A computed fold for a 313-nucleotide part of an RNA from an uncultured Bacteroidia bacterium, annotated as small-subunit ribosomal RNA, central domain. The RNAcentral record of the full RNA draws on SILVA. Its mean pLDDT, the model's own confidence on a scale to 100, is 83.
Context: one part of a larger RNA
RNA sequence: UUGGGUUUAAAGGGUGCGUAGGCGGACUGGUAAGUCAGUGGUGAAAUACCCGCGCUCAACGUGGGCCGUGCCAUUGAUACUGUUGGUCUGGAGUACUGUUGCCGUGGGAGGAAUGGGUAGUGUAGCGGUGAAAUGCAUAGAUAUUACCCAGAACACCGAUUGCGAAGGCAUCUCACGAAGCAGUCACUGACGCUGAGGCACGAAAGCGUGGGGAUCGAACAGGAUUAGAUACCCUGGUAGUCCACGCAGUAAACGAUGAUGGCUAACCGUCGGCGAUAGACAGCCGGUGGCCAAGCGAAAGCGAUUGAAACUC
Numbered sequence: 001u002u003g004g005g006u007u008u009a010a011a012g013g014g015u016g017c018g019u020a021g022g023c024g025g026a027c028u029g030g031u032a033a034g035u036c037a038g039u040g041g042u043g044a045a046a047u048a049c050c051c052g053c054g055c056u057c058a059a060c061g062u063g064g065g066c067c068g069u070g071c072c073a074u075u076g077a078u079a080c081u082g083u084u085g086g087u088c089u090g091g092a093g094u095a096c097u098g099u100u101g102c103c104g105u106g107g108g109a110g111g112a113a114u115g116g117g118u119a120g121u122g123u124a125g126c127g128g129u130g131a132a133a134u135g136c137a138u139a140g141a142u143a144u145u146a147c148c149c150a151g152a153a154c155a156c157c158g159a160u161u162g163c164g165a166a167g168g169c170a171u172c173u174c175a176c177g178a179a180g181c182a183g184u185c186a187c188u189g190a191c192g193c194u195g196a197g198g199c200a201c202g203a204a205a206g207c208g209u210g211g212g213g214a215u216c217g218a219a220c221a222g223g224a225u226u227a228g229a230u231a232c233c234c235u236g237g238u239a240g241u242c243c244a245c246g247c248a249g250u251a252a253a254c255g256a257u258g259a260u261g262g263c264u265a266a267c268c269g270u271c272g273g274c275g276a277u278a279g280a281c282a283g284c285c286g287g288u289g290g291c292c293a294a295g296c297g298a299a300a301g302c303g304a305u306u307g308a309a310a311c312u313c
Stems, first nucleotide, its partner, number of pairs: 007300002014201004021194003025088007033081002035077008049065006091191001092188003095184006103177007110154001114150008125136002162169002206247006216240001220236004258313002267290008295302002
């Protein structure tokens, strides 16, 4: 380079924004760079190929022809691509109205539970396990009642639910910020897609500085189990788990499925909006699920939320 692939066989970047580059909607005019055609020039000789000729043949030598896919100049063609001018609304965006959600950041508030403190009641056990022991307890534990403190997480609602680009996001409330969707079809008029580098974000664990420290709990200690037990079980327990500001940049970061647009039977749920209303329902748009026709696939299976077929990156 050509061809083939990337759910599970090797193979989609963790995710987004975006530079260069590549690609790019409909109608119409100019131009003629790409493209196509004609003509002229050049494209050395030798070699190669074709037809002859000369060495007794051949190799070899030699004459002619052809070829030389290219380049330059010039004259034309104008469908497509490019370029330039005009126009359009379907792609994309904007506006207005309405609406949705565990979307983000910061503040305030709450109850249950857990642990602790003080005081009361009360007495010999509690705790833990397969069974035990370590451990706690007559200096009064466990249990129970009242008050107080601390930190962390938010039961039920809760759902194949919802939101977010991904990571992820759930008590209530306020402020600020962002996004999607529907309706109107009002406005701009291709403003678009992808995106090497780049930039930003990026669970948990981890690192730095300073706080905080209830619970849980690597390491560690003890008790068991066992032939052993550097484990699984039990009693404790440091870092960490939490907050602020930095760093780090990885995950089965998964739908193991890159992004975008268009196309291809049905049926059954559900979320948001519109419409409708007999309060039963069927319709449209946008999500999220199930099952499948055609089709695809090595199969499992996928199948209007595509892995098929065509195109761009």